[in-house]
RNA sequence: GCGCGUGUAGCUCAGCUGGUAGAGCAAUCGACUGAUACUCGGUAGGUCCCAGGUUCGACCCCUGGCACGCGCACCA
Numbered sequence: 001g002c003g004c005g006u007g008u009a010g011c012u013c014a015g016c017u018g019g020u021a022g023a024g025c026a027a028u029c030g031a032c033u034g035a036u037a038c039u040c041g042g043u044a045g046g047u048c049c050c051a052g053g054u055u056c057g058a059c060c061c062c063u064g065g066c067a068c069g070c071g072c073a074c075c076a
Stems, first nucleotide, its partner, number of pairs: 001072007010025004019056001027043005049065005
C1' cells in the first nucleotide's frame, strides 16, 4: 500500500427483508437471614465509533474517515 472482518449499556454480546434498541454479568434498591453468602424480585444505565447521503422512516443500505484484528504485498 491492497483486501477482508469488527465497532451497540461499565464488561461480554444479540438485534430477522429498514418500522424507532435488548439479554447475561456488573451496579443499585428490596425480599429472604441473627448477620453474611446463595437465591428471588424491582430500578437505573445508550450521541448504536465519527461525518455526510438515500428514504416518510437507518444500528441495518450507500460514500468518506477513525480505531482494532487478520491475510497478502513491499522494504534494508
Predicted 3D model of a 76-nucleotide RNA (transfer RNA) from a Candidatus Parcubacteria bacterium. The RNAcentral record of the sequence draws on ENA.